[in-house]
The RNA shown here (small-subunit ribosomal RNA) has 1373 nucleotides and comes from an uncultured bacterium. It matches the Rfam family "Bacterial small subunit ribosomal RNA". Its family is annotated with ribosome and structural constituent of ribosome in the Gene Ontology.
RNA sequence: CCCUUAGAGUUUGAUCCUGGCUCAGGACGAACGCUGGCGGCAUGCCUAACACAUGCAAGUCGAACGGAAGUAGCAAUACUUUAGUGGCGAACGGGUGAGUAACACGUGAGCAACCUGCCCUGUACUACGGGAUAACUCCGAGAAAUUGGAGAUAAUACGGUAUAUGACCACACUGCGGCAUCGCAGAGGGGUGAAAGCAAUAUAGUAGCGGUACAGGAUGGGCUCGCGUCCAAUUAGCUUGUUGGCGGGGUAAUGGCCCACCAAGGCGACGAUUGGUAGCCGACUUGAGAGAGUGAUCGGCCACACUGGAACUGAGACACGGUCCAGACUCCUACGGGAGGCAGCAGUGGGGAAUAUUGGGCAAUGGAGGCAACUCUUACCCAGCAAUGCCGCGUGAAUGAUGAAGGUCUUUUGAUUGUGAAAUUCAACAAACAGGGACGAAUAAAAUGACGGUACCUGAUUGGAAGCCCCGGCUAACUACGUGCCAGCAGCAGCGGUAAUACGUAGGGGGCGAGCGUUGUCCGGAAUGACUGGGCGUAAAGGGUGCGUAGGUGGUCUUAUAAGUUGGAAGUGUAAUACCCAGAGCUUAACUCGGGUGCUGCUUCCAAGACUGUAGGGCUUGAGUGCAGGAGGGGAAAGUGGAAUUCCUAGUGUAGCGGUGGAAUGCGUAGAUAUUAGGAGGAACACCAGUGGCGAAGGCGGCUUUCUGGACUGUAACUGACACUGAGGCACGAAAGCGUGGGGAGCAAACAGGAUUAGAUACCCUGGUAGUCCACGCCGUAAACGAUGGAUACUAGUUGUUGGGGGUCUCGACCCCUCAGCGACGUCGCUAACGCAAUAAGUAUCCCGCCUGGGGAGUACGGCCGCAAGGUUGAAACUCAAAGGAAUUGACGGGGGCCCGCACAAGCAGCGGAGCAUGUGGUUUAAUUCGAUGCAACGCGAAGAACCUUACCAAGACUUGACAUCGUAUGAUCACUGUAGAAAUAUGGUUUCCCCUCGGGGCAUAUAGACAGGUGGUGCAUGGUUGCCGUCAGCUCGUGUCGUGAGAUGUUGGGUUAAGUCCCGCAACGAGCGCAACCCUUAUUUCUAGUUGCCAAUAUUUAGUUAGGAACUCUAGAGAGACUGCCGUGGAUAACACGGAGGAAGGUGGGGAUGACGUCGAAUCAUCAUGCCCCUUACGUCUUGGGCUACACACGUGCUACAAUGGCUAUUACAAAGAGCUGCGAGCUGGUAACAGUAAGCGAAUCUCAUAAAGAUAGUCUCAGUUCGGAUUGUGGGCUGCAACCCGCCCACAUGAAGUAGGAGUUGCUAGUAAUCCCGAAUCAGAAUGUCGGGGUGAAUGAAGUCCCGGGCCUUGUACACACCGCCCGUCA
Repeated sequence: CCCUUAGAGUUUGAUCCUGGCUCAGGACGAACGCUGGCGGCAUGCCUAACACAUGCAAGUCGAACGGAAGUAGCAAUACUUUAGUGGCGAACGGGUGAGUAACACGUGAGCAACCUGCCCUGUACUACGGGAUAACUCCGAGAAAUUGGAGAUAAUACGGUAUAUGACCACACUGCGGCAUCGCAGAGGGGUGAAAGCAAUAUAGUAGCGGUACAGGAUGGGCUCGCGUCCAAUUAGCUUGUUGGCGGGGUAAUGGCCCACCAAGGCGACGAUUGGUAGCCGACUUGAGAGAGUGAUCGGCCACACUGGAACUGAGACACGGUCCAGACUCCUACGGGAGGCAGCAGUGGGGAAUAUUGGGCAAUGGAGGCAACUCUUACCCAGCAAUGCCGCGUGAAUGAUGAAGGUCUUUUGAUUGUGAAAUUCAACAAACAGGGACGAAUAAAAUGACGGUACCUGAUUGGAAGCCCCGGCUAACUACGUGCCAGCAGCAGCGGUAAUACGUAGGGGGCGAGCGUUGUCCGGAAUGACUGGGCGUAAAGGGUGCGUAGGUGGUCUUAUAAGUUGGAAGUGUAAUACCCAGAGCUUAACUCGGGUGCUGCUUCCAAGACUGUAGGGCUUGAGUGCAGGAGGGGAAAGUGGAAUUCCUAGUGUAGCGGUGGAAUGCGUAGAUAUUAGGAGGAACACCAGUGGCGAAGGCGGCUUUCUGGACUGUAACUGACACUGAGGCACGAAAGCGUGGGGAGCAAACAGGAUUAGAUACCCUGGUAGUCCACGCCGUAAACGAUGGAUACUAGUUGUUGGGGGUCUCGACCCCUCAGCGACGUCGCUAACGCAAUAAGUAUCCCGCCUGGGGAGUACGGCCGCAAGGUUGAAACUCAAAGGAAUUGACGGGGGCCCGCACAAGCAGCGGAGCAUGUGGUUUAAUUCGAUGCAACGCGAAGAACCUUACCAAGACUUGACAUCGUAUGAUCACUGUAGAAAUAUGGUUUCCCCUCGGGGCAUAUAGACAGGUGGUGCAUGGUUGCCGUCAGCUCGUGUCGUGAGAUGUUGGGUUAAGUCCCGCAACGAGCGCAACCCUUAUUUCUAGUUGCCAAUAUUUAGUUAGGAACUCUAGAGAGACUGCCGUGGAUAACACGGAGGAAGGUGGGGAUGACGUCGAAUCAUCAUGCCCCUUACGUCUUGGGCUACACACGUGCUACAAUGGCUAUUACAAAGAGCUGCGAGCUGGUAACAGUAAGCGAAUCUCAUAAAGAUAGUCUCAGUUCGGAUUGUGGGCUGCAACCCGCCCACAUGAAGUAGGAGUUGCUAGUAAUCCCGAAUCAGAAUGUCGGGGUGAAUGAAGUCCCGGGCCUUGUACACACCGCCCGUCA
């Protein structure tokens, strides 16, 4: 300078963190599912190194040799072919990855310790002669493979001799060099060792092909070394040819490679040995990189060729298509004996999820042989098969709105599919057809093409060519139907239990596209093994502590060196690959070719000298020593003291003691406990005593002595870095436990007994053994904790305390400075937060230990240790999507504090027992319709079920319907009255429409279909309404501030209130919904008004009856009045509280209406409304009858009682609030009465209901199942109503149950209240003991607390958040 780095889901009610799991990306020799037009280029048994039928894959040379056969020729001879001898090749090429953890591979060096056929260069030579042998012929053996004997013959086959420039060997010499043995060069004489010929003619002895020796080169190999190269220490010791030496042997060559002898070495925590796994590399995949994973195709190396072993030949092999031996397997056989090796190319079987043709050609490239022509070549070039991968192309383009039809959805209007299609115009890229037609072919020229009539070019024509996955979030893309925790989906969290964007289908949409998904594997994300780049107080993680070995790290000055380090240069890092190029060639791309960069490494040389290292010399601050001091429960041993417990003895003394929540077991009249005296024995050391002291930790406490370790202060005499840490190792190490021997007072596991309890193998009590104590020896662990390893340095302060020192000063106590400890608070900083903060969890350096999701598990196996108990080291299978830390808000607590409420307490009256009424459960039933079900259902919906109501049951009927709207037609229907019927209804008779603007409308009937109808389901789809917490005092917001955040603050605190009511304070300041007030009623009074109400005065009457009055009562309008306003005391000078005055009323005067944010998926689909689902000759509608009223029983709510504070009889007094025309009904008459008859008044301050009752007065009853109580039943009546049988109410007479005050338990009420007494109303034909109102009489107790219940505020703990009816553990199924 350039390039480069992405996150998300999931633990929680929510938050931050830790931490795992999962996803989005890329890749593949892949496989599977669905689908499939073309071409180019690649790739294709990853599994059984399993077994292989068949064919081919290594031959060639007649110009090395003698024959044989054939052809031509009369023949000589020529030509062709080739079994054999001979030469070269067959060690290359091709395959595979079993073995191998190794100098096998990679990289870099070395061989002064080596070889190298064919090839290239150079020098010299190529002479003389010999004996065999195959083929062949003859005779045999054998089934075959094969083979024996005899005879003949040739060579570039095989011997012998000569020659020897070089070469080799031994001897001795000179020079030079090096790396120890040694190497090179030169000269000397001696010894050893060669050869082969062929062929052509132009007949020269020559061009050519050969042969021999030597030297050099090139190529290929052999050997040695440095470095690198997987996992396991639950593999720690391995090794006897082992390590080395001398001498031999062997090899191309070094070497224990082999042998004899000698020595006793060699390797190993820097991981030997052993076990497991694996061919290695260039490279490939991924990644920002560092890394991690892989080792197909292509290239390099190695190893192997049925398994194991061995050598031969050769330049080269211990040899894939050679030999021998052994083994397994297969095949042939005449049973005697033989043959074979696809991990060559095709191909077969087998295995497997899975991998191709028994193709063409030597035209090209390359190889073997040959002088060559040429032959051979499953190397290779091509073709075939496969979407296996990469790349390219196509399935058309333009115009085209009526926004067609169809589909889907729908608010029924439309939206969408959608310019998409149809239709019109056009094109010819690709497939198919026809015509032409290559490069690849090299050379001077000719000949030679498997691919291939292929690529490519031209022409005319046609429409044959799109799928796959996904659509809740991550993650781009939504609706309908079906299903109903089923069927199913799912990568994770999760979806599905009747309205599923998550399952299945459809429509629509999104993505990719001849592919698309799934599965598998690898990298990434993952900073989740952290070198780059993490952590360990509480999340996983500091060793229990020290000493110390190896190792790692190390003060200050200086000199040298150059190992590390830095810079420069050279060699190497094969080719291909990677990256780059306005490079090249195929129409483009993939692909191929060219050039450049790079390959981060290794080796060598030069330079620098800061830093680290190494070596030398110094220094004193680190460290240590000396000297002088004081402090200390530091350690070990010995001795010693008093208090207390227990026991023993004796005395005094008498009935209990002891123990507990309360008891009992236990002890005690055989004398305990208590008390006094004496004695014994063991253990522990009160006070002092203190976040005080000492020690490494564990730990250490009466006093004295002896021995002994360490720290601190002062000083600065000595040494001179001697230091820090510390894997292994060694030592110490609470309690419990173990062994041996003592000891044993108290305490006390186990055990026994007593209690408690459902049980109580516990907690409590009475006893009690090991043990606790001592000596010696083991064990080796603890929440061994500061849950915080050690060392060093640095970084604001304040304060206390322990042990020293110094300064100033004093009679002394003080004060200031400083060192070493032990504490508290706190700034910066750090931390997820809590918190830490000079004793760091801050800032840095060094060393050690440890962690990597939860469970399984500190378990199993193995090793080591231990007498044992056990300790230490320490997994995996399997399983989950979390486990966890800190903090927040709630809820909860048999946590704490404060406060309130008829919550308890203090009282009064009840309920629970009886009979009846009423509701519910249960049971029954054809039906007993439905709902409500802890408080907050149960005299509730229902302010009133004989029919109706009515929703239920039985029976009988209707089907556009009992009811609404719309079309058409008709003009009746209704009503009255017969018949059938239980009625609905059916069918007769009589009777026959209305209005009108003349268009029609109303009403009724008939008919068609749209539709009506449903008290059918879902209150867990909903609206509305309501209950409860609760008339409790709370619930929130804006801005600000604090906190990473959830959140906090405000709203907490001190007082006060009925109240988050008010006052004060305060990082808060304000505001809203609630509280209070405003509203109604009641209590006092004023004014206005004066009838139907009232009557003081004046008259009058039986009577406020009438006249009159407007004062009073009353009525109903408007006002006044009460505000802690006044006084006193307390309080903080406040708010407020207490007391007082005045007042009708006093501290919200009494009562009502009024119900915050929310909770209970609270109640109601049967008040009503309503989504969806369901029924439609029925789940709709009509009718009759029945049922909701049943009855062994259980519960709730009431009424009446059980009697004398009473019952009965008689007389008598005082209300309020209401209702009334389909009504209230006076009065009179009848009836014992219910009631009936008749009938005035009143739509009501006028009349009526309507006598209020308790009360008062008088009488009677006299404590009984009664003159209490009235159930039940009988008889006779009354009333309402179509109708009182199921099933109403009332009256009279008669009957006269239970019940003598109610168990456990439980309810209401604080004043005009409870209790008690009557009156009225709604509903209603009739039918209240219920409900809602009204008044009359009219108490007791409490005012002080908080035990129970409920609630409010603050605080605390929490593993709860469905929130304690929570969570959760164990056992069993």